[in-house]
RNA sequence: CACAUAACCCCGGGGAGCCAGCUAUGGCUGAGAGGGGCGGGUAGCGCCGUCCGACCCGUUGAACCUGAACCCGUUAGCACGGGCGGAGGGAGGGACCGGCGCACCAUA
Numbered sequence: 001c002a003c004a005u006a007a008c009c010c011c012g013g014g015g016a017g018c019c020a021g022c023u024a025u026g027g028c029u030g031a032g033a034g035g036g037g038c039g040g041g042u043a044g045c046g047c048c049g050u051c052c053g054a055c056c057c058g059u060u061g062a063a064c065c066u067g068a069a070c071c072c073g074u075u076a077g078c079a080c081g082g083g084c085g086g087a088g089g090g091a092g093g094g095a096c097c098g099g100c101g102c103a104c105c106a107u108a
Base pairs, nucleotide, nucleotide: 008094009093010092011058012057013056014055017028018027019026020025035052036051037050038049039048040047064089065088066087070083071082072081073080
């Protein structure tokens, strides 16, 4: 100097996979791969529910869900590239700033 409201307050939505291993645990991708409390269940873990936390996302919404145990390629598998597909769903208010209108006051 230019551009921008992303900033502030309050609130909300969401996922947690794959591989090795009896387990403990380790490895991979990823922003995140369930960190903690309580309760249920179990011989004890795994597991389930709930609250909090980390992370991501909130309509300009590919966070995430559905179709989907989907299709092609690829990988040991997840992951990844393409398709499905800008398909159907999906969680926001306030303050501030600006504009317009109305009312009141002052001046002309």

TPP riboswitch aptamer (THI element) from Croceicoccus mobilis, 108 nucleotides, folded computationally. The prediction has a mean pLDDT of 77. It was read from a public genome assembly, where an Rfam model found it.